[in-house]
Context: one part of a larger RNA
RNA sequence: AGCUAAUGGUGAAUGCCUUGGCACUAACAGCCGAUGAAGGACGCGUAAGCGGCGAUACGCUACGGGGAGCAGCUAAUAUGCCUUGAUCCGUAGGACUCCGAAUGGGGAAACCCCUCUGGUUUAAUACCCAGAGAUCCAUACCUGAAUACAUAGGGUAUUGGAAGGAAAGCCUGUGAACUGAAACAUCUUAGUAACAGGACGAAUAGAAAAUAAACUAAUGAUUCCGAAAGUAGCGGCGAGCGAAAUUGGAAGAGCCUAAACCUUAUGUACGUGAUAGACUACAAUCGUUGUGCAUGAGGUGUCGUGGGACUUACAGAAUACUUUGUAGAGUGUUCAAAGAGUUACAAAAUUAUUUGUUAGCUAAAUUCAACUGGAAAGUUGAGCCAUAGCGGGUGAUAGCCCCUUAAGCGAAAGCAAAUAGUCUCUUGUUAAGUAUCCCGAGUAAGGCGGGGCACGUGAAACCCUGUCUGAAUCCGCCGGGACCAUCCGGUAAGGCUAAAUACUAGUCAGUAACCGAUAGUGAACAAGUACAGUGAUGGAAAGGCGAAAAGAACAGUGAGAAGCUGAGUGAAAUAGACCCUGAAACCAUUAGCAU
Numbered sequence: 001a002g003c004u005a006a007u008g009g010u011g012a013a014u015g016c017c018u019u020g021g022c023a024c025u026a027a028c029a030g031c032c033g034a035u036g037a038a039g040g041a042c043g044c045g046u047a048a049g050c051g052g053c054g055a056u057a058c059g060c061u062a063c064g065g066g067g068a069g070c071a072g073c074u075a076a077u078a079u080g081c082c083u084u085g086a087u088c089c090g091u092a093g094g095a096c097u098c099c100g101a102a103u104g105g106g107g108a109a110a111c112c113c114c115u116c117u118g119g120u121u122u123a124a125u126a127c128c129c130a131g132a133g134a135u136c137c138a139u140a141c142c143u144g145a146a147u148a149c150a151u152a153g154g155g156u157a158u159u160g161g162a163a164g165g166a167a168a169g170c171c172u173g174u175g176a177a178c179u180g181a182a183a184c185a186u187c188u189u190a191g192u193a194a195c196a197g198g199a200c201g202a203a204u205a206g207a208a209a210a211u212a213a214a215c216u217a218a219u220g221a222u223u224c225c226g227a228a229a230g231u232a233g234c235g236g237c238g239a240g241c242g243a244a245a246u247u248g249g250a251a252g253a254g255c256c257u258a259a260a261c262c263u264u265a266u267g268u269a270c271g272u273g274a275u276a277g278a279c280u281a282c283a284a285u286c287g288u289u290g291u292g293c294a295u296g297a298g299g300u301g302u303c304g305u306g307g308g309a310c311u312u313a314c315a316g317a318a319u320a321c322u323u324u325g326u327a328g329a330g331u332g333u334u335c336a337a338a339g340a341g342u343u344a345c346a347a348a349a350u351u352a353u354u355u356g357u358u359a360g361c362u363a364a365a366u367u368c369a370a371c372u373g374g375a376a377a378g379u380u381g382a383g384c385c386a387u388a389g390c391g392g393g394u395g396a397u398a399g400c401c402c403c404u405u406a407a408g409c410g411a412a413a414g415c416a417a418a419u420a421g422u423c424u425c426u427u428g429u430u431a432a433g434u435a436u437c438c439c440g441a442g443u444a445a446g447g448c449g450g451g452g453c454a455c456g457u458g459a460a461a462c463c464c465u466g467u468c469u470g471a472a473u474c475c476g477c478c479g480g481g482a483c484c485a486u487c488c489g490g491u492a493a494g495g496c497u498a499a500a501u502a503c504u505a506g507u508c509a510g511u512a513a514c515c516g517a518u519a520g521u522g523a524a525c526a527a528g529u530a531c532a533g534u535g536a537u538g539g540a541a542a543g544g545c546g547a548a549a550a551g552a553a554c555a556g557u558g559a560g561a562a563g564c565u566g567a568g569u570g571a572a573a574u575a576g577a578c579c580c581u582g583a584a585a586c587c588a589u590u591a592g593c594a595u
Stems, first nucleotide, its partner, number of pairs: 002593008015580001016544002020515002023511003027507002029504002031165002039099003042054003046076001049073002051058001060093006069081003104113003114133006135162004139157005169200001170198005180187001184236001210219002223250005233241002254496003257440001261299010277286002279328006304474001306439004310433004314428001316335007337427005349422010360409003366382001368381004383400002385389001391403003445469008455481001476491005531538002551579001554566004
């Protein structure tokens, strides 16, 4: 040197713990912004950081709650506030520097510079303070060329709106590649990712030119889930892609226009001296009143046993008007009656009540004994409450010590919903007739080229359209997977529409055979921090004394405010702040063995 044991050092594993995460459930909320957002810069304290706030700056006012301490994390000093009710919690206000869509102009964000109006001040300026001044769209008005009317253009506005941000969900447009096919080109990945635009609390879709069926006659808007079904099909028939009818459920809701026709306004063309016309009949009267076209407004009207216009018939009361008079008719207004309504079908406000919500409040029963212990909630013994034995805390494990919990109660103010009123809106439907008129046009459809449909051009219907053509109006037109006939179903080329469905940045309450500090978020700690990078961007480590600081007065040693040794605190200091436990590697010391 080595081996064994013990005692230490170092080291940080392990155990125990949890303030933080993670996944989900239920309810709510689902938008914020030129009244200046989201996000920041700089300030405000005795104050470096976090949080809070904004020159009224750790806060101002009012109204409620609450009831003894308070001036955040955060100790300490100083100075204050508070039962004349503070701090704190809720509701409503006030105030809110600078940047940022940023919007008076500029700009290297948080800075610089300007004009106008008003104010303060001054001898007068200047400085200072307040307000206004971006662009685009719409609306209204004022102007106004070539060019007569006009139009383009210009201007103004105490008018209205837009812009920017936000986790995912939604719609639309543009649209890859790696990959798979064991290579690769059609194909696949995939209409995915990405980018752009737009909207909403959901979005999209949606009231049949639908689906089915096959010779006798079904379903009835859309959306979502289960089955049909990995079926029928598509497919270098490879890899792969992949329905629908139908059926079981969730939810359920239907409507408005265009046109024909009537009335009316404006513009324009035509027209004439009395024809036409002025609701009808008779008489009078008027005479650019009229007719056609275009545009706008009101009424009517909305369907597939085709519907509507139109014509005829019938249907509450009062009143006004329709050139004048009489009679009728029509239209409007009011009332009655009936019905409906704020998510579509028209649309706004307000009151009351109730419920919920945004602060809170009450809340039972042992501080009973003995024992152990530093400490009782433990053990033993004896009681009690329970619509409360969920959970947390308290010097070890507490129904009865504290906070809670079951149950019950509560709002000056704001918000939400429901109900009822005020309020608002509508009013004929029916029968008969079928001569005439209407029923969405550069559309439907077709050719060529593409795309979408589960469907790759195929026998390829159906839907969309870049290009060229181009119908019909109900005796019409479209579809039923080439096409034709029959039959059946429907009525395109305008629009709106709740619910069932998707998602979660956020609020509140809860749950877990989820994690427990190399885990769980990157982040339990001043974490998107420190740090790295020109930048885009990348991105950590780091939790635990003790029940209570009782955080070691004082002394010795020492160069020492180091460390150590005493002393003291404490149950414990090998719990001493490098602080719970304290494994191993590694380093020592002591003892033994042995060379």

Predicted 3D model of a 595-nucleotide part of an RNA (large-subunit ribosomal RNA, domain I) from a bacterium. Rfam family: Bacterial large subunit ribosomal RNA.